[in-house]
Molecule: c-di-GMP-I riboswitch aptamer
Organism: Rhodocyclus tenuis
């Protein structure tokens, strides 16, 4: 340097769920507890997928409009859905 994670040590992260007069329109995120799992479950929304729709478009509605409801749209989110990029601990070949 590269491949691998069967094997050692020291460690790391933290799903569901619970809590918070937390942030957010929501999805979701953050903090505390918790532990299903994880060898990149470190980091990056570039590609595909998924979630959400404050707002916008259309439809519908209405005397006119607003609101509710419906469809579509990411500029929001997901790195613990996959691919890709990038950095890296320990051990083994």
């Nucleotide at each position: 340097g590269u491949c691998c994670g069967u094997c050692u040590u020291u460690g790391g992260c933290a799903a569901a769920c619970c809590c918070g007069c937390g942030c957010g329109a929501a999805a979701g995120c953050c903090g505390g507890g918790g532990a299903c799992g994880c060898a990149a479950a470190g980091c990056c929304a570039c590609c595909g997928g998924g979630c959400u729709a404050c707002u916008g478009a259309c439809a519908g509605g209405u005397u006119c409009a607003c609101a509710u409801c419906g469809u579509c749209a990411a500029a929001g989110c997901u790195a613990g859905c996959g691919g890709g990029g990038u950095u890296g601990c320990c051990g083994g070949g």